c-di-GMP-I-GGC riboswitch aptamer from an Acidobacteriota bacterium, 83 nucleotides, folded computationally.
The sequence was found by an Rfam model in a public genome assembly.
The model forms 95% of the base pairs in the Rfam consensus.
RNA sequence: UCGGACAACGCCAAACCAUCCGCGAGGGUGGGACGGAAAGCCGCGGGUCUCGAAUGCACUCCGAGACAGCCGGGCCGCCUCAG
Numbered sequence: 001u002c003g004g005a006c007a008a009c010g011c012c013a014a015a016c017c018a019u020c021c022g023c024g025a026g027g028g029u030g031g032g033a034c035g036g037a038a039a040g041c042c043g044c045g046g047g048u049c050u051c052g053a054a055u056g057c058a059c060u061c062c063g064a065g066a067c068a069g070c071c072g073g074g075c076c077g078c079c080u081c082a083g
Stems, first nucleotide, its partner, number of pairs: 002083001003080002011036002016031006034069001040075003044072003047067006
């Protein structure tokens, strides 16, 4: 360094509920645990979703956003059995 154990010390927190913010996707706080060896950070690529405009409708295109626990990638990081 790779690897990740019926390890150890710990860590994070899905859905849902309460409350606040947002047109919305969604986000903050508290409760709560489905899970997670990076479920730490970064919107770089893809993807999904929201809003606006255009539009007969849908789709597409354009603009602005959301999701890091959708996939990939980048950066930092605790411990260490077998190998």